[in-house]
Molecule: SAM riboswitch aptamer (S box leader)
Organism: Flavobacterium cerinum
RNA sequence: AUGUUAUCACGAAAGGCAGAGGGAAUAGACCCGUUGAAGCCUUAGCAACCCUUUAUUCAUUUAAAGAAGGUGCUAAAUUCUACUACGCAGCAAGCGUAGAUAGAUAACAC
Numbered sequence: 001a002u003g004u005u006a007u008c009a010c011g012a013a014a015g016g017c018a019g020a021g022g023g024a025a026u027a028g029a030c031c032c033g034u035u036g037a038a039g040c041c042u043u044a045g046c047a048a049c050c051c052u053u054u055a056u057u058c059a060u061u062u063a064a065a066g067a068a069g070g071u072g073c074u075a076a077a078u079u080c081u082a083c084u085a086c087g088c089a090g091c092a093a094g095c096g097u098a099g100a101u102a103g104a105u106a107a108c109a110c
Base pairs, nucleotide, nucleotide: 002109003108004107005106006105007104008103013043014042015041016040017039021032022031023030026082027081028080029079044074045073046072049070050069051066052065053064054063055062078102083099084098085097086096087095088094
């Protein structure tokens, strides 16, 4: 890098360095930012994918508890919209639901 599977409306920030951008990409909207963005470091926290324990099962099957370790994460739903179907409204703009695409994270495979 690619593939498969699962999850993505919950949750969780302070300090130091730094100094103008940032919210994945394209477009639009909206928002955050010199009362300090990105990035790096430290500490803390959240969660429970891997993991640990117990019970259970044909079966890592299911449930509960845990958090030492490996990742991840700590503004806003993956910030919202974009494509398709259905429904509502209808002059139109638009609204809702489900899905697709794209993306993020984990585990596994290669």